[in-house]
RNA sequence: GCGGUAUCGUCUAGUGGUUAGGACGGGAGAUUCUCAUUCUCCAAACAGGGGUUCAAUUCCCCUUACCGCCG
Numbered sequence: 001g002c003g004g005u006a007u008c009g010u011c012u013a014g015u016g017g018u019u020a021g022g023a024c025g026g027g028a029g030a031u032u033c034u035c036a037u038u039c040u041c042c043a044a045a046c047a048g049g050g051g052u053u054c055a056a057u058u059c060c061c062c063u064u065a066c067c068g069c070c071g
Stems, first nucleotide, its partner, number of pairs: 001069006009024004017054001026042005047063005
């Protein structure tokens, strides 16, 4: 210099109008003598800034972090 990635604590789905979904993990309850299992419910996220648009997690630009390539 060039390219890619960034979403709950973790892993991840989401190609402009979704209540931002799922799994694991966490909390509460039921079951159980207790624990575990199982079941039900709950909380938890769009890296930061700007732009386009009636509307942006999604498209564009910059920054930041990480990964890769070239020198």

This is a predicted structure of a 71-nucleotide RNA (transfer RNA) from a Candidatus Gastranaerophilaceae bacterium. RNAcentral records the identical sequence in 8 taxa. Its Rfam family is "tRNA". Rfam describes the family as follows. Transfer RNA (tRNA) molecules are approximately 80 nucleotides in length. The family's RNA type in Rfam is transfer RNA. NCBI's taxonomy places the organism under Bacteria, Bacillati, Candidatus Melainabacteria, Candidatus Gastranaerophilales, Candidatus Gastranaerophilaceae. Its mean pLDDT, the model's own confidence on a scale to 100, is 82.